[in-house]
RNA sequence: UGGGUCGGCAAGACGGUCGCGUCAUCCUUCGCACCGCGUCGCAAGACGCAGGGCGCUGUGAUGCCGAGGAACGUCCGGGCUCCGCAGAGCAGGGCGGUGGGUAACACCCACCCGGGGCAACCCGAGAGCAAGUGCAACAGAGAGCAGACCGCCACGUGCGCAAGCACGGGGUAAGGGUGAAACGGUGGUGUAAGAGACCACCAGGGGCCUGGGUGAUCAGGCUCGCUAGGUAAACCUCGCCCGGAGCAAGGUCAAGCAGGGAACGCUGAGGCGGCUCGCCGAGUUCCCGGGUAGACCGCUAGAGGGCUGCGGCAACGCAGUCCCGAGAUAGAUGACCGUCACCUGCGAAAGCAGGGACAGAACCCGGCGUAGCAGCCGGCCCAUUCC
Numbered sequence: 001u002g003g004g005u006c007g008g009c010a011a012g013a014c015g016g017u018c019g020c021g022u023c024a025u026c027c028u029u030c031g032c033a034c035c036g037c038g039u040c041g042c043a044a045g046a047c048g049c050a051g052g053g054c055g056c057u058g059u060g061a062u063g064c065c066g067a068g069g070a071a072c073g074u075c076c077g078g079g080c081u082c083c084g085c086a087g088a089g090c091a092g093g094g095c096g097g098u099g100g101g102u103a104a105c106a107c108c109c110a111c112c113c114g115g116g117g118c119a120a121c122c123c124g125a126g127a128g129c130a131a132g133u134g135c136a137a138c139a140g141a142g143a144g145c146a147g148a149c150c151g152c153c154a155c156g157u158g159c160g161c162a163a164g165c166a167c168g169g170g171g172u173a174a175g176g177g178u179g180a181a182a183c184g185g186u187g188g189u190g191u192a193a194g195a196g197a198c199c200a201c202c203a204g205g206g207g208c209c210u211g212g213g214u215g216a217u218c219a220g221g222c223u224c225g226c227u228a229g230g231u232a233a234a235c236c237u238c239g240c241c242c243g244g245a246g247c248a249a250g251g252u253c254a255a256g257c258a259g260g261g262a263a264c265g266c267u268g269a270g271g272c273g274g275c276u277c278g279c280c281g282a283g284u285u286c287c288c289g290g291g292u293a294g295a296c297c298g299c300u301a302g303a304g305g306g307c308u309g310c311g312g313c314a315a316c317g318c319a320g321u322c323c324c325g326a327g328a329u330a331g332a333u334g335a336c337c338g339u340c341a342c343c344u345g346c347g348a349a350a351g352c353a354g355g356g357a358c359a360g361a362a363c364c365c366g367g368c369g370u371a372g373c374a375g376c377c378g379g380c381c382c383a384u385u386c387c
Base pairs, nucleotide, nucleotide: 001383002382003381004380005379006378007377008376009375012340013339014338015337016336017335018334020066021065023063024062025061026060028058030055031054032053034052035051036049037048038047039046040045068358072369073368075367076366077365078364079363080246081245082244083243087277088276089275090274092242093241094240095239096238097111098110099109100108101107112126113124114123115122116121127237128236132235133234134231135230149176150175151172152171153170155168156167157166158165159164184202185201186200187199188198189197203227204226205224206223207222208221209220210219211218212217250297251296252295253294259288260287261286262285263284264283270280271279304323305322306321307320308319309318310317311316342355343354344353345352346351
């Protein structure tokens, strides 16, 4: 310098005008009779008054603040709330190398194994098909304890002087051919021809043992001719985990209304969710009709973030210190202008023109996945050149 790979940052800056939302303060309007004041009363108390106070009232002024790295998809995991105190079994679902991290996970870290790459590095639902069952297009004779299409081989019969040829019933998986895949590979012994039938070496597997490692696993020894195809995000087996519904959860207040009918039910409705057991024990469901569709709490300071130190290879943990002003409810967070910066095009230059994505809170966190204009920074690897 070129190419690659991994990780991080940021999501234009400043100012002005107008607009929207929460909150605070103030003004104005309204409501409330708590305090106060007044009237009545022996008293208890009643009534009145909006000055103070309160408000979840209305309009306005001023001030502060006001989306994201993914707020997104809602795919996992948790907190929180209610369902009975959250029980048992079955069914169902999820996960699957090992060790660790975490509130938890299908996430993260480290390592092991397999695959890809010269390498940095990347990918893997990575337990079991040597338990059982199932499945596999086309081609091919044959696709699962396989298979005689061609070939090879001896035998019998016929023909032929012979070499051999034809036919017949057999043997044979060494050779050819088909296929993604044809039941270990190479060489030999053996045989009529052949074959782990036998032998040597190699590859794989089972069993036993030794050593390293917490472990996945790695290194090695002995032994058995054992040679076993693929597929489990196919049924299934093994191990571990999972009760259900969700902030429209759930709670409080206010306003308003009108009931009627049917079915089932202490011989058990319903709570209870797919079923059973167990527990509680009187209502439940449907149809017609009527009313309301307001406010508040939950609600945002939390498994929160930055820095430093310590422990750990790391994920992460502990301690100290500092910081943290969205909370709407038909749903605010925007638009325009100016200056500068960035990118693109034109131009010798000054400059001119154009561009800026994906998307958007709705109870809150941890992940994963997906989208994304134009960028910036760093580690490592490979190639090339120079010293």

A computed fold for a 387-nucleotide RNA from Naasia lichenicola, annotated as Bacterial RNase P class A. Lineage of the source: Bacteria > Bacillati > Actinomycetes > Micrococcales > Naasia. It was read from a public genome assembly, where an Rfam model found it. Its Rfam family is "Bacterial RNase P class A". By type it is a ribozyme. Its family is annotated with tRNA processing, ribonuclease P activity and dimeric ribonuclease P complex in the Gene Ontology.